[in-house]
Molecule: transfer RNA
Organism: Bdellovibrio bacteriovorus
RNA sequence: GCGGAUAUAGCGUAGUUGGUAGCGCGCUUCCUUGACAUGGAAGAGGUCACUGGUUCAAGUCCAGUUAUUCGCACCA
Numbered sequence: 001g002c003g004g005a006u007a008u009a010g011c012g013u014a015g016u017u018g019g020u021a022g023c024g025c026g027c028u029u030c031c032u033u034g035a036c037a038u039g040g041a042a043g044a045g046g047u048c049a050c051u052g053g054u055u056c057a058a059g060u061c062c063a064g065u066u067a068u069u070c071g072c073a074c075c076a
Base pairs, nucleotide, nucleotide: 001072002071003070004069005068006067007066010025011024012023013022019056027043028042029041030040031039049065050064051063052062053061
């Protein structure tokens, strides 16, 4: 330099045909206990990497950028 993959909550991840973003762990409060652990109930937490575009509507489609990663090529 060329080509591909990935980017979603603190962490790990799903989201199938474009139609109000979910799950597990963790976190907070409460119940249970003499206290802890386990268990139970409720809750908080997301600019869907970034910038534009298409659309009535975008995590999803298109273009560009950034980061990580894989393959190929080149160089001494």